[in-house]
Predicted 3D model of a 91-nucleotide RNA (Glycine riboswitch aptamer) from an uncultured Woeseiaceae bacterium. The prediction has a mean pLDDT of 79. The model forms 86% of the base pairs in the Rfam consensus.
RNA sequence: ACAGGGUGCACGGAAGAGACCCCGCUAAAGACGGGGCGCCGAAGGCGCAACUAGCUCGGAAACGCUCAGGCAAACGGACCGUGUACGCUGA
Numbered sequence: 001a002c003a004g005g006g007u008g009c010a011c012g013g014a015a016g017a018g019a020c021c022c023c024g025c026u027a028a029a030g031a032c033g034g035g036g037c038g039c040c041g042a043a044g045g046c047g048c049a050a051c052u053a054g055c056u057c058g059g060a061a062a063c064g065c066u067c068a069g070g071c072a073a074a075c076g077g078a079c080c081g082u083g084u085a086c087g088c089u090g091a
Stems, first nucleotide, its partner, number of pairs: 002090003006086008018037001020036005038071003044067001045065003051059002
């Protein structure tokens, strides 16, 4: 050099669910603050598990819970793709 997989960054793709009701603020709407009902799961968090391991201690999901977050657009968004940087393993 090459192969495998890891982390970060950039760009692109990326679902779900009330533009909900009342009050305040405002010219009005949105945002924001307070209260109320109904929902979503793919930031994060938590839980169980297939599995991993001789055993133990652990680890572990796109499953579950909805604390948090979200329910027009925007922002965000697990994950995927491309590029790039760093290091790990093999040789």